A computed fold for a 127-nucleotide RNA from Paenibacillus sp. CECT 9249, annotated as SAM riboswitch aptamer (S box leader). RNAcentral holds the sequence, with entries from ENA. The model forms 97% of the base pairs in the Rfam consensus. The source organism's lineage runs through Bacteria, Bacillati, Bacillota, Caryophanales and Paenibacillus.
RNA sequence: UUCUUAUCGAGAGCGGCGGAGGGAAAGGCCCGAUGAAGCCCGGCAACCGAUUAUCGGCAAGCGGUUCGCAUGCCGUUAAUGUCAUGGUGCUAAUUCCUUCGGAAUGGAUCAUUCCGGCAGAUGAGAG
Repeated sequence: UUCUUAUCGAGAGCGGCGGAGGGAAAGGCCCGAUGAAGCCCGGCAACCGAUUAUCGGCAAGCGGUUCGCAUGCCGUUAAUGUCAUGGUGCUAAUUCCUUCGGAAUGGAUCAUUCCGGCAGAUGAGAG
C1' cells in the first nucleotide's frame, strides 16, 4: 500500500507535561488560553485472547443396532454468559451533520423521515 471480512446511536479524567490548533476531504456546524494537537498516567470496551454451560455439525473410537457412551475440532446460543495477565483500539457532539441513489410525506428545482451506496475509522485474516 492492496484485497477479504466484522463492527461503527452504548461506554470512558475537574490528572501531569505541553503550548495553538483540532473535529479524514469539501461545505456546514462546532470544540479550543476557563488551554487544541502530541506525549505520559488513569479509564472504557471486549476485536484478537482465555474460560463455563447449551445446542448443532464433522472426525476417528467403543458398545451395539438405527440407538447409546465418552474424546477431539468447528460453529450456535447464553439480557452484553464470565474474565481482563497479554496484542491492538477507543476516551466532545451518531463515523458531529450533509455529500451519490431510491422510497414515503409535505404548497414540492426545497424540507423531513427511512433504506441502500460511496468514503472513512478500528480489529482480524490474506497478498